Small-subunit ribosomal RNA from an uncultured archaeon, 1411 nucleotides, folded computationally.
RNA sequence: AGGUCACUGCUAUUGGAGUCCGGCUAACCCAUGCGAGUCGUGGGGUGCCCUUCGGGGUAACCCCGGCGGAUUGCUCAGUAACACGUGGAUAACCUACCCUUGGGACGGAGAUAACUCCGGGAAACUGGAGAUAAUAUCCGAUGGGUCACAGAUGCUGGAAUGCCCUGUGACUGAAAACCCUUCGGGGGCCCAAGGAUGGGUCUGCGGCCCAUUAGGCUGUUGUCAGUGUAAUGAACUGACAAACCUGUGAUGGGUACGGGCACUGAGAGGUGGAGCCCGGAGAUGGGUUCUGAGACAUGAACCCAGGGUCUACGGACCGCAGCAGGCGCGAAAACUUCGCAAUGUGCGAAAGCACGACGAGGGGACUCCGAGUGUCCGUACCUAGUACGGACUGUUUAGAUGUCUAAAUAACAUCUGGAGUAAGGGCUGGGUAAGACGGGUGCCAGCCGCCGCGGUAACACCCGCGGCCCGAGUGGUGGUCGCUUUUAUUGGGUCUAAAGGGUCCGUAGCCGGCCUGGCAAGUCCUUUGGGAAAUCUGGCAGCUUAACUGUCAGGAGACUAAAGGAUACUACUGGGCUUGGGACCGGGUGAGGCUAGAGGUACCCCAGGGGUAGCGGUGAAAUGCUGUAAUCCUUGGGGGACUAUCAGUGGCGAAGGCGUCUAGCCAGAACGGGUCCGACGGUGAGGGACGAAAGCUAGGGGCGCGAACGGGAUUAGAUACCCCGGUAGUCCUAGCCGUAAACGAUGCGAGCUUUGUGUCGGCCUCGACGCGAUCGGGGCCGGUGCCGUAGGGAAGCUGUUAAGCUCGCCACCUGGGGAGUAUGGUCGCAAGGCUGAAACUUAAAGGAAUUGGCGGGGGAGCACCACAACGGGUGGAGCCUGCGGUUCAAUUGGAUUCAACGCCGAGAACCUCACCGGGUGCGACAGCUGGAUGAAGGUCAAGCUGAAGACUUUACCAGACUAGCUGAGAGGAGGUGCAUGGCCGUCGACAGUUCGUAUCGUGAGACAUCCUGUUAAGUCAGGCAACGAGCGAGACCCGCGCCCACAGUUACCAGCUUGUGCUCAGGCACAAGGGUACUCUGCGGGGACCGCCUCUGCUAAAGAGGAGGAAGGAGCGGGCUACGGUAGGUCAGUAUGCCCCGAAUCUCCCGGGCUACACGCGGGUUACAAUGGUUGGGACAAUGGGACUCGACCCCGAGAGGGGGAGGUAAUCUCCUAAACCCAACCCAAGUACAGAUUGAGGGCUGCAACUCGCCCUCAUGAAGCUGGAAUCCGUAGUAAUCGCAGUUCAACAUACUGCGGUGAAUACGUCCCUGCUCCUUGCACACACCGCCCGUCAAACCACCCGAGCGGGGUCUGAAUGAGGCUCUUGCGUCAGCAAGGAUCGAAUUUAGGUUCUGUAAGGGGGGUU
Repeated sequence: AGGUCACUGCUAUUGGAGUCCGGCUAACCCAUGCGAGUCGUGGGGUGCCCUUCGGGGUAACCCCGGCGGAUUGCUCAGUAACACGUGGAUAACCUACCCUUGGGACGGAGAUAACUCCGGGAAACUGGAGAUAAUAUCCGAUGGGUCACAGAUGCUGGAAUGCCCUGUGACUGAAAACCCUUCGGGGGCCCAAGGAUGGGUCUGCGGCCCAUUAGGCUGUUGUCAGUGUAAUGAACUGACAAACCUGUGAUGGGUACGGGCACUGAGAGGUGGAGCCCGGAGAUGGGUUCUGAGACAUGAACCCAGGGUCUACGGACCGCAGCAGGCGCGAAAACUUCGCAAUGUGCGAAAGCACGACGAGGGGACUCCGAGUGUCCGUACCUAGUACGGACUGUUUAGAUGUCUAAAUAACAUCUGGAGUAAGGGCUGGGUAAGACGGGUGCCAGCCGCCGCGGUAACACCCGCGGCCCGAGUGGUGGUCGCUUUUAUUGGGUCUAAAGGGUCCGUAGCCGGCCUGGCAAGUCCUUUGGGAAAUCUGGCAGCUUAACUGUCAGGAGACUAAAGGAUACUACUGGGCUUGGGACCGGGUGAGGCUAGAGGUACCCCAGGGGUAGCGGUGAAAUGCUGUAAUCCUUGGGGGACUAUCAGUGGCGAAGGCGUCUAGCCAGAACGGGUCCGACGGUGAGGGACGAAAGCUAGGGGCGCGAACGGGAUUAGAUACCCCGGUAGUCCUAGCCGUAAACGAUGCGAGCUUUGUGUCGGCCUCGACGCGAUCGGGGCCGGUGCCGUAGGGAAGCUGUUAAGCUCGCCACCUGGGGAGUAUGGUCGCAAGGCUGAAACUUAAAGGAAUUGGCGGGGGAGCACCACAACGGGUGGAGCCUGCGGUUCAAUUGGAUUCAACGCCGAGAACCUCACCGGGUGCGACAGCUGGAUGAAGGUCAAGCUGAAGACUUUACCAGACUAGCUGAGAGGAGGUGCAUGGCCGUCGACAGUUCGUAUCGUGAGACAUCCUGUUAAGUCAGGCAACGAGCGAGACCCGCGCCCACAGUUACCAGCUUGUGCUCAGGCACAAGGGUACUCUGCGGGGACCGCCUCUGCUAAAGAGGAGGAAGGAGCGGGCUACGGUAGGUCAGUAUGCCCCGAAUCUCCCGGGCUACACGCGGGUUACAAUGGUUGGGACAAUGGGACUCGACCCCGAGAGGGGGAGGUAAUCUCCUAAACCCAACCCAAGUACAGAUUGAGGGCUGCAACUCGCCCUCAUGAAGCUGGAAUCCGUAGUAAUCGCAGUUCAACAUACUGCGGUGAAUACGUCCCUGCUCCUUGCACACACCGCCCGUCAAACCACCCGAGCGGGGUCUGAAUGAGGCUCUUGCGUCAGCAAGGAUCGAAUUUAGGUUCUGUAAGGGGGGUU
């Protein structure tokens, strides 16, 4: 997801049926009308009609009388009860009208109403006098009835107390000589019996919640005698007795009319009890009574209470929970209609009368059922479908007539017109059918049952368009059942998820071994009766179908009564048995318990002796002790506690627990025993006993230890951990407490179900010797462990000591929190224990395991972006540069731990440029507009302006388009790096990361990738449920280091030749030949592999040392650099989605800014000096660059530089003097001859232009700084340090960056301490992953609750007072209707006192939940 009930939003054509419609809340209150009358064949009167006046008729009115108003109708307040259901009983009863049978109706009598007259009163009503009738009333008779006693036993029956019969006595004592009549009769009346119907009473069984209700009861229980009733009964009265109910739930409280049935469910169940039927109860709340066959009656009476109405204030009246209707209450529910025609009831002889019962209509989206909102064809469009045109049908609708009806509506039948008059609701992220559609919105507005959407591309909000579901309906809210095996009887669980009681004993209860007999209660079968109808099921039938209705049959109903039968099982009962259980005997085992005694070491104290300065304590210390002699050694004495070794996953005990030895007492278990009993058993609600530690009471005791407390340390603090002291306590005796992670987190008992291996006790058996209480092996029984099969389990695990398979009994659980709290009860001296909720809140809480991450967990390994050792820096100063901050018109933007900060930017004066100020320009294309009467464009001059044909004026040139409007573009260094591509940083100077197959696991996943050794390495070797493989590592590529071969210009010049110059006469330099030896350059090879030796290791992999070698264990340095993570960086390099601007965020120009400056940070540079500075002289590189270029050389200048200019497109020419270094001299420890900032003056270069804002030269000036706090960075060899050179960018401008060479150390050969990384393992409540998660107080808001001085209200119980009224007794009066007084009794209501319970409210206090 479904069903059903009530309300509700939107929408709505129509018909039928129904036991639907103020039930839920207010059994609240009611205006008005109606809802019970009828009988003249009982009687009187009045009226009317007729009359032969005798009377007759009528039935309109009044009265007497009869029957009926106890039925029908309404409602569900009360009631947990014989109220209801069902089955019985009545030997304890009644019954009008009705039916049957039998008998009877005799003789009399006096009243009264209406009426007439007279009164009272506002009215309601009422008083007096007079007259009269009856089927009204009364008296007498007869029949009869009742009671008592005696008798007879005849009938029914299970049983007479019943009926019947006889006798005696007492009491009582019937009727209408009516009515009608067609004279035949009919109706009525009385008595008795029987029946029927309807009731009364009693009773078995059945059906709600709470034990936070466990005891209740005094007419209570029984007996006897009365009273009362139709009748039984403590129902009531008196006496006697002391009983009675209760864990099978009494009593109390709460809730509730009960049932047939209804809804739901497969069923078992769960929920409900409105409507219809049966029963009950009630009639404003409560009480009482009359009449009557029947009432305790309400459309009867009386009274009280509360409410209301009328009033003349004296009184009187009313009761819609009947039908309509009104107010109120509420989410919630109809017309003040018609008719007695049908059904039925009352009365009547009947005709008939009456009936808001009932029948019929009106209203209601109450339920159920049915129908429709069109059908067909053609054309157009891509299907679907829509539009247009044509045709058809006529449900329905509109109109007419008839039938139906009490009368109508509706309906039905026939005819006519006409597609006209008829579709919505919800949903569209998942669950859940249906949009990756458009627009809007931007954590806003809103949606959402739950999960969750919305923070600028929303399939989830709001619209539109599509789509899906149902359809005259469709959604929502609330209740209920199902889903839910989520209260589990069917049908669950309790080691760790919630859940086994701390343990044992034992009462009730439940359950119970083997054989056999009886019985037949349970059980089973058959038959009979009941179990109303409606409802339900099936068939058939009637409304056009259906709903609905009728009829027949069935089920059911659980159940219940009776009769007959069966006897397996259970129960009961009789007999027997021994295996369960118990008893007894035997020898052993044991920290089993209690009491008493004895010992042992240590410790402390006291005393004596010895002895001297410290002791003690800690990570380190201090407090402390000690000169009144400690600590230490020794002797003696005292004290209390404890019981080392043995000692063991060993033993005993129910658990808690129990540990020196001896004795006494007590108890248990195991083993063995053909000794006995004979089911005596199991479990166990309540109950009882025991029950660690701590704690409490009283009295002892107190060595050591030691909460609290004091002191010392540690620390940010330290109410702690550590240290020095130390009180309760710990110990004993007597009591209390009754709890623990009281755990095996596993209740007790019984049976069954594979193995292995220890250990303890007993028994049997074999062997050994030292012959014992010995040792060893095997078997059985019992205990206690480990591993493990099947099985079980979510897994972890468990597994004959079950958490397996079964049986019996007990206890307990039902999401988390609130909370083991509140309240009540109970126990306790107290502390507190036991029992134990709710409101409210929440979508999870939890278990087991997995992968990661993390740990001030463990193990192994590693790294100069780690330490250690060493060297040099930074941090202090000046300057340069970047960043922050601040400032500014703007100081454009980005980057922010490592992994931003001389980074983007390999070089901002303009440009760059994105910023600021000011000024210009620009719209492809389309539509509208203007345009040969000249568009756009250009220009002299003037004006404007900082300047400008940019604009304006005037004039000229020129010749086809046109930006004025609307769209749409170009462009954008505008936004989003959290929409992206690409590229890059970083983890990573790491050694990891995966795949295939197989295997294991329910699965996530695991294994492989682990272990051991080793390595720089997941490198390699060995082992292994793994076997292989990929990416990475390595290999590979480049450079440097050694050798060889080849090549030889622009490189080189050893040897050879020639020339020129110089010469100290040795030679040197240059040039040209020539050469390739060397150097160099280019290219190609070789070489190094743990290959050799020794040792370690496993004979491995490998490692340590050595030899040789240019180089030794990766030779050194680089390049490349995994799967992925980091929403890392970049939209400002380019690309790019979306958004935005679009005549400005586009484009150009000028100027300014990015260069600011109280300040903070990073990176550099120069220094602080003598290992230095200055001057002079001298020596040695490499990498690179060069055409708008490098520029030799010459000249000029003090220099920067200038003027010429060979050569160079480069191994050719050039930049190009390298510097540190060496030699010599000076400086002499100072702010200096150190340092060079800053500033002044004069020059030079680049460039359109050096003011903001460039670089260089010369002279002058000469700041800070004398080695830098905390902290921090780099580096292990050609390295650090130091010295210079080149290139990049570039017009000019390096202290930057990228390279190059020169000089050239110290220290370690380790470690995991700090910072980190990798692997294994472990814990985890983390998974945004420790910068995690999370606890409590405090602050604030809201919510529900608890306590609460009190204040108020209701229910109920008990006592008292008053006491309406009823019943009854006595007395008095009486016209015999009754009245008055008194007594006893019942007694509503009111008042009052107390108890109990519920509820409202409350200052204040308390915790809890959410944010």
Rfam family: Archaeal small subunit ribosomal RNA. Its family is annotated with ribosome and structural constituent of ribosome in the Gene Ontology.